[in-house]
Transfer RNA from a soil metagenome, 71 nucleotides, folded computationally. Model confidence (mean pLDDT): 84 of 100.

């Protein structure tokens, strides 16, 4: 320098162009003599910038970072 893959709640992962979801963690409540466990509920995220589209996490361009490969 080139090619491929990746970046989504605190963490790990889902997500045919149409309401962003799950697990763990966190918070509240219930249960309990107290706690753990368990149950119910809640808060919490699309790497940045443009473009396409009625509508973008998703498609296109570009940048940054991470992984792998080529030279």
């Nucleotide at each position: 320098u080139c090619c491929g893959g990746g970046a989504u709640c605190g963490u790990c992962c889902a997500g045919c162009g149409g309401c962003a979801g799950g697990a763990c963690g966190c918070c509240a409540c219930g249960c309990u003599c107290u706690g753990a466990a368990c149950g119910u509920g809640g808060a919490g995220a699309c790497c940045g910038a443009g473009g396409u589209u009625c509508g973008a996490a998703u498609c296109c361009u570009u940048g940054u970072c991470c992984c792998g490969g080529a030279u």
Notes
RNAcentral holds the sequence, with entries from MGnify.